[in-house]
A computed fold for a 107-nucleotide RNA from Anaerolinea sp., annotated as SAM riboswitch aptamer (S box leader).

RNA sequence: CUCUUAUCCAGAGAGGCGGAGGGACCGGCCCGACGAUGCCUCGACAACCGGUUGGCGAAAGCCAAACACGGUGCCAAUUCCGGCAGGAAACAUCUGGAAGAUGAGAG
Numbered sequence: 001c002u003c004u005u006a007u008c009c010a011g012a013g014a015g016g017c018g019g020a021g022g023g024a025c026c027g028g029c030c031c032g033a034c035g036a037u038g039c040c041u042c043g044a045c046a047a048c049c050g051g052u053u054g055g056c057g058a059a060a061g062c063c064a065a066a067c068a069c070g071g072u073g074c075c076a077a078u079u080c081c082g083g084c085a086g087g088a089a090a091c092a093u094c095u096g097g098a099a100g101a102u103g104a105g106a107g
Base pairs, nucleotide, nucleotide: 001107002106003105004104005103006102007101008100013042014041015040016039017038021031022030023029025083026082027081028080043075045073048071049070050069052065053064054063055062056061079099084096085095086094
């Protein structure tokens, strides 16, 4: 980087460095010198994977539960909202999708 699959209306900030844009892209709307985004430390949140316990099974494994020990993730706004399609035209709204993010697996 590509593919497969699951989830994405819940939750969770302090200090330090640094100094201008940032929220993936486009439009909107926001955040930002009362210092954002980013990086580091500590802390928190969550529970995807491993690990633990129990059940089933010949096994591979499957299901359930608890925990937070290990690997990730995450800590403005629903993935901030929309973008494409449907619902006769438009808007609101709804449903599905695309794109994106994260986990797990494969190449």
Its Rfam family is "SAM riboswitch aptamer (S box leader)". Rfam describes the family as follows. The SAM riboswitch is found upstream of a number of genes which code for proteins involved in methionine or cysteine biosynthesis in Gram-positive bacteria. Its mean pLDDT, the model's own confidence on a scale to 100, is 85.